[in-house]
Context: one part of a larger RNA
RNA sequence: UGACGGGGGCCCGCACAAGCAGCGGAGCGUGUGGUUCAAUUCGAUGCAACGCGAAGAACCUUACCUGGGCUUGACAUGUUCCGGAUCGCGGGUGAAAGCCCGUUUCCCUUCGGGGCCGGAUCACAGGUGCUGCACGGCUGUCGUCAGCUCGUGCCGUGAGGUGUUGGGUUAAGUCCCGCAACGAGCGCAACCCUCGUCGUUAGUUGUAUUUCUCUAGCGAGACCGCUGCGUACAACGCAGAGGAAGGUGGGAACGAUGUCAAGUCAGCGUGGCCCUUACGCCCAGGGCGACACACACGCUACAAUGGCCGGUACAACGGGCAGCCACUGCGCGAGCAGGAGCGAAUCCCUCAAAACCGGCCCCAGUUCGGAUAGCAGGCUGAAACUCGCCUGCUUGAAGCCGGAGUUGCUAGUAACCGCAGGUCAGCCAUACUGCGGUGAAUACGUUCUCGGGCCUUGUACA
Numbered sequence: 001u002g003a004c005g006g007g008g009g010c011c012c013g014c015a016c017a018a019g020c021a022g023c024g025g026a027g028c029g030u031g032u033g034g035u036u037c038a039a040u041u042c043g044a045u046g047c048a049a050c051g052c053g054a055a056g057a058a059c060c061u062u063a064c065c066u067g068g069g070c071u072u073g074a075c076a077u078g079u080u081c082c083g084g085a086u087c088g089c090g091g092g093u094g095a096a097a098g099c100c101c102g103u104u105u106c107c108c109u110u111c112g113g114g115g116c117c118g119g120a121u122c123a124c125a126g127g128u129g130c131u132g133c134a135c136g137g138c139u140g141u142c143g144u145c146a147g148c149u150c151g152u153g154c155c156g157u158g159a160g161g162u163g164u165u166g167g168g169u170u171a172a173g174u175c176c177c178g179c180a181a182c183g184a185g186c187g188c189a190a191c192c193c194u195c196g197u198c199g200u201u202a203g204u205u206g207u208a209u210u211u212c213u214c215u216a217g218c219g220a221g222a223c224c225g226c227u228g229c230g231u232a233c234a235a236c237g238c239a240g241a242g243g244a245a246g247g248u249g250g251g252a253a254c255g256a257u258g259u260c261a262a263g264u265c266a267g268c269g270u271g272g273c274c275c276u277u278a279c280g281c282c283c284a285g286g287g288c289g290a291c292a293c294a295c296a297c298g299c300u301a302c303a304a305u306g307g308c309c310g311g312u313a314c315a316a317c318g319g320g321c322a323g324c325c326a327c328u329g330c331g332c333g334a335g336c337a338g339g340a341g342c343g344a345a346u347c348c349c350u351c352a353a354a355a356c357c358g359g360c361c362c363c364a365g366u367u368c369g370g371a372u373a374g375c376a377g378g379c380u381g382a383a384a385c386u387c388g389c390c391u392g393c394u395u396g397a398a399g400c401c402g403g404a405g406u407u408g409c410u411a412g413u414a415a416c417c418g419c420a421g422g423u424c425a426g427c428c429a430u431a432c433u434g435c436g437g438u439g440a441a442u443a444c445g446u447u448c449u450c451g452g453g454c455c456u457u458g459u460a461c462a
Base pairs, nucleotide, nucleotide: 001462002461003459004458005457007456008455009454010453011452012451013450015446016445019409020408021407022406023405026300027299028298029297030296031295032294033293034291035290042053043052064286065285066284067283068282069281070280073124077123078122080120081119082118083117084116088103089102090101091100092099093098106115107114108113126275127274129273130272131271135269136268137264138263139262140260142258147186148185149184150183151182152181153162154161155160166177167176168175193251194250195249197220198219199218200217201216202215203214223246226240227239228238229237230236289428302402306361307360308359309358310357311356312355318349319348320347323342324341327338328337329336330335368399373394374393375392376391377390378389379388415438416437417436418435419434420433421432
């Protein structure tokens, strides 16, 4: 000087408390451990791994396994030699890849050759092989925490200190005052985006058609500016007026010096090491989907604030041409057959659901719950056996609110409700990223738990 303390003081944070909804029990989905397996590819492992890389594993993907094949190679550049185009077509074998055979056919030319392609040869290619304890880049985390430093000066033999401590104040090293310090930098804040109010410009494809709503720009507005009180007359705090909005208005983006030899050599790049008729490459099939178990995150429930049936409303974000598909007909339905519009504020996805009105159920393992299973169908796709999704009929399991323990959330939040999108042929999405609809309860307080900041104290630790 730090770090640490079941030392002290001060102060924060959904940290506790107060409250609401859950998880932990059930069934199922997904991930992981374990086990199994020819293989169940690899990585991620307290917080900060476990619906994580994976925003789409039937083939492909795919890195794994088994088997069949290739060896200048699936891909790049160049050397030498040989031959002709390549492509295409046909035959044999085969699961395919491959191997073997047949056939057709080039361009430019200064006639030396060149372009292009194939074969042979050599340099080389190739490796998701190892090392994230050799690295770049990127990322997580403490932590959006309020800190981390520098120049000069001053103090100290020195490490170093001072500044940055102190008194107030703030969300903040925010600001004020004081002070051997005076300044400055990276952080904080602000500048940027978005939502909320108003004005204004423009207006198609939106609208009831000069309006308005809306769309897209530009601008105004909020600054403790005004009043009162407190205080050191400061910083600032409290209350009030006006206002669409107050004291950072809500949200987002933004992450200092550093910490964890944190994560990633499998996104990419890259040093070193290793493989080179194989640790490279192609193909078929299988596996990544196994199942006595264990954990994590979810979905659906256990019902009456509910379930079912009929009727009636109200969104926003988005997406669409190998696409979205109106409408009509057929089908109980998934869907099918036709078929208009739209490269889209025009057309379509797109009738949102909870809600509201009426009716049935009457507390029952039920008209709760839907697992599991049988049969019959539909769709995508060469192909749904391993291993897809959907529909109809039947089947109807566990489950009557969950031990110890544990998670999220302070407001348009939680909870509940649906909608869209990316990936994507299809989809195992209950995931993820967004969007709107309905819309709470509670916070006395900081003793305690966890994490953090500042000052101080002890130390045999560094």
The part of an RNA shown here (small-subunit ribosomal RNA, 3' major domain) has 462 nucleotides and comes from a Dehalococcoidia bacterium. Rfam family: Bacterial small subunit ribosomal RNA. The coordinates come from a structure-prediction model, not an experiment, and the mean pLDDT is 86. NCBI's taxonomy places the organism under Bacteria, Bacillati, Chloroflexota, Dehalococcoidia.